[in-house]
Model confidence (mean pLDDT): 80 of 100. Transfer RNA from a Pirellulaceae bacterium, 72 nucleotides, folded computationally. Its Rfam family is "tRNA". Its family is annotated with triplet codon-amino acid adaptor activity in the Gene Ontology. It is annotated as a transfer RNA. The RNAcentral record of the sequence draws on ENA. Taxonomically the source falls in Pirellulaceae (Bacteria, Pseudomonadati, Planctomycetota, Pirellulales). The same sequence occurs in records of 5 taxa.

């Protein structure tokens, strides 16, 4: 160059048209305690980025940037 897949919180990860975008781990504040630590409550999402479809997009469709494999 061409073709596939993949980009969701600090990190990992579900979620492929709709009810407030699960879960863990980490951080922060609170309970609790003599301190601690283990426990428990809470808090932290522009879902790469622009546009487009649709009453509605994290999701479908174009483009863009980045990773990652194959091909030449």
């Nucleotide at each position: 160059g061409g073709c596939u897949c993949c980009g969701u919180g600090g990190c990992c990860a579900a979620g492929u048209g709709g009810c407030u975008a699960a879960g863990g781990c980490a951080g922060c504040g609170g309970a609790u305690u003599g301190c601690a630590a283990a426990u428990c409550c809470g808090c932290c999402a522009u879902c790469a980025c622009c546009g487009g479809u649709u009453c509605g997009a994290a999701u479908c469709c174009g483009g863009u940037c980045g990773g990652a494999g194959c091909c030449u």